Transfer RNA from a Desulfatiglandales bacterium, 72 nucleotides, folded computationally. Lineage of the source: Bacteria > Pseudomonadati > Thermodesulfobacteriota > Desulfobacteria > Desulfatiglandales. Rfam family: tRNA. Rfam's curators write: Transfer RNA (tRNA) molecules are approximately 80 nucleotides in length. Its Rfam clan is "tRNA clan".
């Protein structure tokens, strides 16, 4: 120094350009002698950050920034 490949809720990870979602997790309530499980209901996002195309971008393009991976 070059190449790729990934970054989304607290955690692991979904999403064909057209309302951002699931599973633990967490709060509340039911159950229960208590915990635990089960059951219902909620809360939680600046899709790493920055610009660009487009009526609309997580998703396409540039740029940058961290993580890994393989060349030199």
């Nucleotide at each position: 120094g070059c190449g790729g490949u990934c970054g989304u809720a607290u955690c692991u990870c979904a999403a064909u350009g057209g309302u951002a979602g699931a599973g633990a997790g967490c709060u509340u309530g039911c159950u229960u002698g208590c915990c635990a499980a089960g059951c219902a209901a909620g809360a939680g996002g600046u899709u790493g950050g920055g610009g660009g195309u487009u009526c609309a971008a997580g998703u396409c393009c540039c740029c940058u920034c961290g993580a890994c991976c393989g060349c030199u």